Description:
This is a predicted structure of a 79-nucleotide RNA (c-di-GMP-I-GGC riboswitch aptamer) from Rubrobacter tropicus. RNAcentral holds the sequence, with entries from Rfam. Its Rfam family is "c-di-GMP-I-GGC riboswitch aptamer". Gene Ontology term of the family: cyclic-di-GMP binding. The family is grouped with related families in Rfam's "c-di-GMP_I riboswitch clan". Model confidence (mean pLDDT): 86 of 100.
RNA sequence: UACGAAAAAGGCAAACCCGUCGCGAGGCGGGGACGCAAAGCCACGGGCCUCUUGCUGAGAGGGCGCCGGGUCGCCGAAG
Numbered sequence: 001u002a003c004g005a006a007a008a009a010g011g012c013a014a015a016c017c018c019g020u021c022g023c024g025a026g027g028c029g030g031g032g033a034c035g036c037a038a039a040g041c042c043a044c045g046g047g048c049c050u051c052u053u054g055c056u057g058a059g060a061g062g063g064c065g066c067c068g069g070g071u072c073g074c075c076g077a078a079g
């Protein structure tokens, strides 16, 4: 560098429920675990979702746990 174990330690937390904020997609906190080796971080490309509008379009937003890309990083069997 690459790889990812019926390994160890530690970590994250879908759906759903409660509270709260937002017109909304959704955010945050608590409970809860379907899953995750980047399910850490960055909306950069594609896609998706919401709102507004003068709707083949434009603008403002949301999600990285959709796929890529960038960046940093824990552990260490086999090959």
Stems, first nucleotide, its partner, number of pairs: 003076002011036002016031006034065001040071003044068003048062006